Notes
Large-subunit ribosomal RNA, domain VI from Lipingzhangella halophila, 267 nucleotides, folded computationally. Model confidence (mean pLDDT): 88 of 100. Lineage of the source: Bacteria > Bacillati > Actinomycetota > Nocardiopsidaceae > Lipingzhangella. Rfam family: Bacterial large subunit ribosomal RNA.
Context: one part of a larger RNA
RNA sequence: CGUAGGAGACUUGCGGAGGUCUAUCCCUAGUACGAGAGGACCGGGACGGACGGACCUCUGGUGUGCCAGUUGUCCUGCCAAGGGCACGGCUGGUUAGCUACGUCCGGCUGGGAUAACCGCUGAAUGCAUCUAAGCGGGAAGCCCGCUCCUAGAUGAGGUCUCCCACGGGGACAACCCGGUAAGGCCCCCAGUAAGAACACUGGGUUGAUAGGCCGGAGGUGGAAGCCCCGCGAGGGGUGCAGCCGACCGGUACUAAUCGGCCGAGGG
Numbered sequence: 001c002g003u004a005g006g007a008g009a010c011u012u013g014c015g016g017a018g019g020u021c022u023a024u025c026c027c028u029a030g031u032a033c034g035a036g037a038g039g040a041c042c043g044g045g046a047c048g049g050a051c052g053g054a055c056c057u058c059u060g061g062u063g064u065g066c067c068a069g070u071u072g073u074c075c076u077g078c079c080a081a082g083g084g085c086a087c088g089g090c091u092g093g094u095u096a097g098c099u100a101c102g103u104c105c106g107g108c109u110g111g112g113a114u115a116a117c118c119g120c121u122g123a124a125u126g127c128a129u130c131u132a133a134g135c136g137g138g139a140a141g142c143c144c145g146c147u148c149c150u151a152g153a154u155g156a157g158g159u160c161u162c163c164c165a166c167g168g169g170g171a172c173a174a175c176c177c178g179g180u181a182a183g184g185c186c187c188c189c190a191g192u193a194a195g196a197a198c199a200c201u202g203g204g205u206u207g208a209u210a211g212g213c214c215g216g217a218g219g220u221g222g223a224a225g226c227c228c229c230g231c232g233a234g235g236g237g238u239g240c241a242g243c244c245g246a247c248c249g250g251u252a253c254u255a256a257u258c259g260g261c262c263g264a265g266g267g
Base pairs, nucleotide, nucleotide: 001152005163006162007161008160009159010158011157015149016148017147018146021049022048024046025045026044027043033038051106052105053104054103055102059100060099061098062097066093067092068091069090070089071086072085073084074083075082076081110144111143112142117137118136119135120134166178167177168176169175183262184261185260186259187204188203189202190201191200209255210254211253212251213250214249215248216247218244219243220242225238226237227236228235229234
C1' cells in the first nucleotide's frame, strides 16, 4: 500500500514444512515343518538404541554484586573489625534462571487408492486363460489421518462485537480540507511468557508494573559486641546466630506525572 466504510477479537485452511526409524528377549511353541540337526509364519507382550519435543520434581552442571573459610600485600591512626588488589586471588557450599549427564512424552491405531504379485467371473479361441468388458486381495512406499506455519491464498476467505451516516469547499454521493466516533499510536513504568533494534506481553494512580520496605521460602552455617575459661594459639555462652541475588506473597514509600497525535462518513 492492497484486501471497495472504519475498528477489536476469534477463526477456516488453498498451500507448505516436520514426523514416519529400529535391535534384542519372552509367550504362542520346542508347536507346524524336518530322518535328525534345527526351527517358524500369524498373533500377543517386555525392555532397549538412535532421533525428536517439552520440562527442572529428582540427579548433576553453571550460578563474576549469595554465605563462609583462607594466603600475600596496601589502606581505614593502632587493637579488634573491615575494604581494595592478586584468574571471581584461592578454597568449600549455593537460590532463581539457563541447562544434560536428569525427568516425562512421541513414532501408534486407522481409512482410501495402488506396485510387483495372488485371485474371481470371462470371451476373443464351444476348451483354456487374473483381462479384452467387469470384480476382489495386496507394501516400511502414495493420499489422508498426527504436529507446526499459513488469507499478499491479489482466488486477499469466514464468524461475532463496536462506531456511525459530521462540518466546509467543489463539477454537489467523485475529489479536496477540517474536527471527531469506535479504536489505535506516541509517551512513560516494566517483563525469567517476549526480545539485537523493532515487534510481542503486562501495567500507567479507578494502579501492585518495577524498585524500596515488610513477611515467607531458600542459601550459607553459628556474625559483631560483650561475658566466661585458657599463659597462649584458641574454646564456650549470649544464639539454629548474623548476613543474604534473581523465588512466593503483602504494602502506594519511589517511579509509571501532565499530555499529544492519528483515526469512518462508504453502494